[in-house]
RNA sequence: ACGAAGAGUUUGAUCCUGGCUCAGGAUGAACGCUAGCGACAGGCCUAACACAUGCAAGUCGAGGGGUACCAUGGGAUCAGCUUGCUGAUUCUGAUGGCGACCGGCGCACGGGUGAGUAACGCGUAUGCAACCUGCCCGUAACAGAGGGAUAACCCGGAGAAAUCCGGCCUAAUACCACAUGAAAGAUUAUGUCCGCAUGGAUUUAAUCUUAAAGACUAACGGUUACGGAUGGGCAUGCGUUCCAUUAGCUUGUUGGUGAGGUAACGGCUCACCAAGGCGACGAUGGAUCGGGGUUCUGAGAGGAAGGUCCCCCACACUGGUACUGAGACACGGACCAGACUCCUACGGGAGGCAGCAGUGAGGAAUAUUGGUCAAUGGGCGAAAGCCUGAACCAGCCAAGUCGCGUGAAGGAAGACUGCCCUAUGGGUUGUAAACUUCUUUUAUACGGGAAUAAAAUACCUACGAGUUAGGGGAUUGCAAGUACCGUAUGAAUAAGCAUCGGCUAACUCCGUGCCAGCAGCCGCGGUAAUACGGAGGAUGCGAGCGUUAUCCGGAUUUAUUGGGUUUAAAGGGUGCGUAGGCGGCUUUAUAAGUCAGCGGUGAAAAUUUCCGGCUUAACCGGGAACCUGCCGAUGAAACUGUAAGGCUAGAGUGUAAAAGAGGUAUGCGGAAUGCGUGGUGUAGCGGUGAAAUGCAUAGAUAUCACGCAGAACUCCGAUUGCGAAGGCAGCAUACUGGGCUAUAACUGACGCUGAAGCACGAAAGCGUGGGUAUCGAACAGGAUUAGAUACCCUGGUAGUCCACGCCGUAAACGAUGAAUACUAACUGUUUGCGAUAUAAUGUAAGCGGUACAGCGAAAGCGUUAAGUAUUCCACCUGGGGAGUACGCCGGCAACGGUGAAACUCAAAGGAAUUGACGGGGGCCCGCACAAGCGGAGGAACAUGUGGUUUAAUUCGAUGAUACGCGAGGAACCUUACCCGGGCUCAAACGCAGGGGGAAUAUAUAAGAAAUUAUAUAUCUAGCAAUAGUCGCCUGCGAGGUGCUGCAUGGUUGUCGUCAGCUCGUGCCGUGAGGUGUCGGCUUAAGUGCCAUAACGAGCGCAACCCUUACCGGUAGUUACUAACAGUUAAAGCUGAGGACUCUACCGGGACUGCCAGCGUAAGCUGCGAGGAAGGUGGGGAUGACGUCAAAUCAGCACGGCCCUUACGUCCGGGGCGACACACGUGUUACAAUGGCAGGCACAGCGGGGCGCUACAUAGCGAUAUGAUGCCAAUCCCGAAAUCCUGUCUCAGUUCGGAUCGGAGUCUGCAACUCGACUCCGUGAAGCUGGAUUCGCUAGUAAUCGCGCAUCAGCCAUGGCGCGGUGAAUACGUUCCCGGGCCUUGUACACACCGCCCGUCAAGCCAUGGGAGCCGGGAGUACCUGAAGUAUGCGACCGCGAGGAGCGUCCUAGGGUAAUACUGGUGACUGGGGCUAAGUCGUAACAAGGUAGCCGUACCGGAAGGUGCGGCUGGAACACCUCCUUU
Repeated sequence: ACGAAGAGUUUGAUCCUGGCUCAGGAUGAACGCUAGCGACAGGCCUAACACAUGCAAGUCGAGGGGUACCAUGGGAUCAGCUUGCUGAUUCUGAUGGCGACCGGCGCACGGGUGAGUAACGCGUAUGCAACCUGCCCGUAACAGAGGGAUAACCCGGAGAAAUCCGGCCUAAUACCACAUGAAAGAUUAUGUCCGCAUGGAUUUAAUCUUAAAGACUAACGGUUACGGAUGGGCAUGCGUUCCAUUAGCUUGUUGGUGAGGUAACGGCUCACCAAGGCGACGAUGGAUCGGGGUUCUGAGAGGAAGGUCCCCCACACUGGUACUGAGACACGGACCAGACUCCUACGGGAGGCAGCAGUGAGGAAUAUUGGUCAAUGGGCGAAAGCCUGAACCAGCCAAGUCGCGUGAAGGAAGACUGCCCUAUGGGUUGUAAACUUCUUUUAUACGGGAAUAAAAUACCUACGAGUUAGGGGAUUGCAAGUACCGUAUGAAUAAGCAUCGGCUAACUCCGUGCCAGCAGCCGCGGUAAUACGGAGGAUGCGAGCGUUAUCCGGAUUUAUUGGGUUUAAAGGGUGCGUAGGCGGCUUUAUAAGUCAGCGGUGAAAAUUUCCGGCUUAACCGGGAACCUGCCGAUGAAACUGUAAGGCUAGAGUGUAAAAGAGGUAUGCGGAAUGCGUGGUGUAGCGGUGAAAUGCAUAGAUAUCACGCAGAACUCCGAUUGCGAAGGCAGCAUACUGGGCUAUAACUGACGCUGAAGCACGAAAGCGUGGGUAUCGAACAGGAUUAGAUACCCUGGUAGUCCACGCCGUAAACGAUGAAUACUAACUGUUUGCGAUAUAAUGUAAGCGGUACAGCGAAAGCGUUAAGUAUUCCACCUGGGGAGUACGCCGGCAACGGUGAAACUCAAAGGAAUUGACGGGGGCCCGCACAAGCGGAGGAACAUGUGGUUUAAUUCGAUGAUACGCGAGGAACCUUACCCGGGCUCAAACGCAGGGGGAAUAUAUAAGAAAUUAUAUAUCUAGCAAUAGUCGCCUGCGAGGUGCUGCAUGGUUGUCGUCAGCUCGUGCCGUGAGGUGUCGGCUUAAGUGCCAUAACGAGCGCAACCCUUACCGGUAGUUACUAACAGUUAAAGCUGAGGACUCUACCGGGACUGCCAGCGUAAGCUGCGAGGAAGGUGGGGAUGACGUCAAAUCAGCACGGCCCUUACGUCCGGGGCGACACACGUGUUACAAUGGCAGGCACAGCGGGGCGCUACAUAGCGAUAUGAUGCCAAUCCCGAAAUCCUGUCUCAGUUCGGAUCGGAGUCUGCAACUCGACUCCGUGAAGCUGGAUUCGCUAGUAAUCGCGCAUCAGCCAUGGCGCGGUGAAUACGUUCCCGGGCCUUGUACACACCGCCCGUCAAGCCAUGGGAGCCGGGAGUACCUGAAGUAUGCGACCGCGAGGAGCGUCCUAGGGUAAUACUGGUGACUGGGGCUAAGUCGUAACAAGGUAGCCGUACCGGAAGGUGCGGCUGGAACACCUCCUUU
């Protein structure tokens, strides 16, 4: 000095693994919107598709014959006429020139394109002793003398044309032969020198072969030879894409000898000989592709690209071929074949834009049929010059980079409009505008006006005669009147695009309502969308801005730099071992690797940097660096390699000892099981949750004896042993493998690993042959079940066993490859050694446990590493598709090995955390069960709900937590519903205020009423007619029981009066989190005590409040009445009293305080004491954090939406009361513990003025009529069950009262729909209630009545209270339900009402197979075979040279045949993927209800089931062992 950034997304949350996505840069780009200018650079990426038209290669007359056109000169003729001029015609190559022709040079350069090519094509570095090179330069030499043709022209002919044929004449720097000739070449011989090999250089001699051109006087050309330069040719090392699901390829193939051919080497070609050559370091085949300098990106290493510019290659409509030439197998040449296009007289011809423009086509897409040779460059020429779509310029295109501008300063009334809001107001747009001052780049107009040009040439002079030097004059600008400069005018001519949920800078309103749409990922949208569309505002960039496509980056996500493999993807099932890789100590040598400086090369341009030129910059010029490479030569010698030698620590051998379910073979043994025979014996056995199938009177099971068969080996037996793994267990024998210990005699690195390869390899399975006792897939039967192809039971075949042969896979697991070294300890155990005293201790090899450092995402691992290092092998790179398809290999088969893609998703996954859940575990509680009492469910009725019905049966509440609930009271009203009739200018209407009117009443008509109309009377005003009997004004508010309880407030239910829910600080953990709050004991209680990395605290619990039970104090009316007195029929009735009861205020009292026992304590126990009450005395109020989007918009309030002559409002009637039915809650019963009749007694809470009503009378009664007291401790509101007596006598009754008939009473405007009550009559069901289910633990249940609210009345049997009478039972916590704490598993987190699997059905998508069908390129065989080179013949032509012609070889192309490979398509078919609400089941996740999974076999609609073997990645319980602590 250069130089490296991350984010979003898996979860309730966390850490990790891992993919997907984004922010950056770039482009020959395209598309959308927009657009003022300039400079520089760029512009068919697609169809190497087809091309109209024009141009892109000519030039030389100083090579030639000539003379078509033009000009000049001359001659002739004619005309005009000024007689020497003009014009016309004609002749003339005499002159300038020059069409065509002969000849020379060029046309092989320049320009285009990238089809082919995976190659010595390209790059780089070498070599040629194996080569060529026109023009150019240098050196040396030469050029003598001849000849014959031919084109043009002319004549003739064929043809439409293109073009061709015949005849005559003629020239050359065209062509040919002769002469000259070595210093060139060849052959032979010879001498010398040299080289890495073949070999090369050179001397001498001989023989052979081969040259020339002129024109013109110049500084031109020609010939030969050598050399140089330039340009090419050939060969070689190294580098150069993917596929092994391409593994073998090759016959001119590999080499040799000889020959041919070439400029030259070479199987380049040919003959013969040999049988080689290439290949896992990837041959051959297939696919794709021009290569490089460089470009983009990146910190770099890399990755991707190869447009413009430069170098190389290849190609020129497709294929083949040669000719000419210095150079071509030739873009604008030739021949042939093919396809296509065009012309045609149909006979035949012509053509090749991948040159510049241009056209069509293709495509998302790429420009003018422009100017000039002025410059640069090229060709020809002596030159002038000509040609040049090379080139230089201009035109078009924002297609890129760079630069400039669209104004600058001031300016607050912070203007108007717009937009937003909490809206008398504020914010924002915004110094923005207006306005004032200033500037003039740009623009417009006018004027001036370049550089680029240097000259060369021509001409003159000089000399040393040249590609020399000097002189002097003239000429040349397309771009362009452009750049630039000056003057004038005037802010005048000039801003958009995208975005604004997070990533990612930037926010609000309206519209829309899972629609329309957005979206790079996550994801937005279902009525309050910062995410859609519009607007305002903001942000970013700016003549551009976005989008799309592609590349690199981020991505350490292929990891050389720089990753991993116990559980996330990933260690091969195990060993032996080939190649390969790696390798102990030491000495010497060498120099391949390695290192250092040096030389050559690495083109230029580019990049970086310095300096300079355009007003700056981009751009351009000059210098330097760089080009990390390759080659050469010199040196060094540590390390690696190589060679040689030595060593013993690795490895192996020997000797000695011990251990072992190591292996193979043979033999033997007892128990059990089954079967057979016989005996005893009798009715069952067997099996299960319970059963049944089955066996059994033909004698089973049971039992005894004997016999037979096959298989397996009890105890010992153990986280003991052995083995490479799989695996191995009765005993004995034989054979045999390995490890270990001790010793240190021997060898001397012999080692480690190990792709291919070979071998072994549980169970199941297969083949052949045996065997078959048990068990037992399949199968059968019985159960279970909705079903049960299962779990359970009874049978039972293959198999299980043996021999031989296959198979080759498993959760073949320590889910942990092998080897070596190092790194704290402690402890158990096996087998040795050593030591010893029977102790303790040491050492080696194993098998276990705990744990330090360290590692790890964590769980965990931790000398048996998952630590620290080294070597080698194997494997992984998101999930699914899929270990599938195709291909190949193996197998008798089953199958195994190898092993993709399309498509699809944004996750899939690991470990741990908190919850929730479990047909997991432990502990505990509750009228939860149990023990009891009484009910419900059956009947009738009442009431609510569902359903149905209806014009309407208004609405809401719906498991627990709706259903006698909102409703504490629907005949009208209520009322919200239905039918009908009315009203309504934002008014009707309501409320308030003001002011006026002094105020009313009655009737009639229409009507159902609301309402409308009228009349009368009093009254008021007015003389009267008449008017008024309620108007007016102002203010405020419309109204809606319409929707949304999923926008809300408030209130409420439930878990639950359950004991929980949290915080601060500290500590632990990467973190989510944990600890505290766990543990032991205790409690009703997270109540308390003890313990304790926790210490404290809060909300809950408890207590404080009310009531009740006892006592005291105070007070004493309407309550009370003991004593005293009075009165009465009786009586606190009266005087009086303050004792009692009571009332209502204040206090006391209960706290485990005392005692005993137990306990550390807290506390518990006690028919304890005392006490009215005893361990919370009873009851109430009181409801933590939260859950259920729980309920309520119809109590109320409220956001938003909706209606406005109606979804508002008024009125009449109807409905909310319907009725086949179902359910909930109740009432009354079914009777004798009762009914009925008569008699008798005792409460409390409460209520009462539109009220409660004594009392009297009437009525059987409901009640009526009178009448009295009481605004209430004063008056009123009659308790019943109970008790006593009588009767009924078990019956559908003297039970029960429904229903119905009749007659009434009361309330009310009105009891029809639709009230209650009374009386008379009627007298239904019902005889104690199935499954199931509810309440209650003491003044409780049960039972009896009373009161109150609402209310005119009442459908109240409901609700809320009150008292009277007054039980039974609780062993206990196994079970059901609910709950709390701890723990465990989890694939759940919307949290088990969870998650989730497979078939089937439907739609869509890609894909495999498939009778076939259609192509493609390549190869093989055969046939045919153009042009052409080579070659042979050559009777015909020619004097001849030679030629025509014919043949041979090779070959493009064509045809035929069969094959392999590859692509498209294909009826049908296979599975796969995706798709809110389809069908069947419930396989998995909890012990998932039969633990799951792996391999294998069989079976089944499907998940799946079962058998055999294996694994723990299984819960729970018990036991054993070990460890830790004490």
Background
A computed fold for a 1526-nucleotide RNA from Coprobacter tertius, annotated as small-subunit ribosomal RNA. The prediction has a mean pLDDT of 81. The RNAcentral record of the sequence draws on ENA, RefSeq and SILVA. Taxonomically the source falls in Coprobacter (Bacteria, Pseudomonadati, Bacteroidales, Barnesiellaceae). It matches the Rfam family "Bacterial small subunit ribosomal RNA". Its family is annotated with ribosome and structural constituent of ribosome in the Gene Ontology.